Annotation:
c-di-GMP-I riboswitch aptamer from Geobacteraceae bacterium GWC2_53_11, 76 nucleotides, folded computationally. The prediction has a mean pLDDT of 89. NCBI's taxonomy places the organism under Bacteria, Pseudomonadati, Thermodesulfobacteriota, Desulfuromonadia, Geobacteraceae.

């Protein structure tokens, strides 16, 4: 340099309610908000789970688990 590992220090992101608003609807945008989160970034390839549908089939969800990409700071 450069990979694991995560004290410390700078910070970051934002559960759940609530309110506004999209959407059949899961949910998803913006305010409040703080339950957490060292990737709680970002990707829907696999799985789970959830929605619409007779079915086929399509939507959701990345803070459900895997997996893939980028990545701040560096004590032992």
């Nucleotide at each position: 340099u450069c990979u694991c590992c995560g004290a410390a220090a700078a910070g970051g992101c934002a559960a759940a309610a609530c309110c506004a608003g999209g959407g059949u609807g899961a949910c998803c945008u913006g305010g409040u908000g703080a339950c957490g989160c060292a990737a709680a970034a970002c990707c829907a390839c696999g799985g789970g789970u959830c929605c619409u549908g007779c079915c086929a089939a399509g939507g959701a969800u990345a803070g459900c688990c895997g997996g893939g990409u980028c990545a701040c700071c560096g004590a032992a």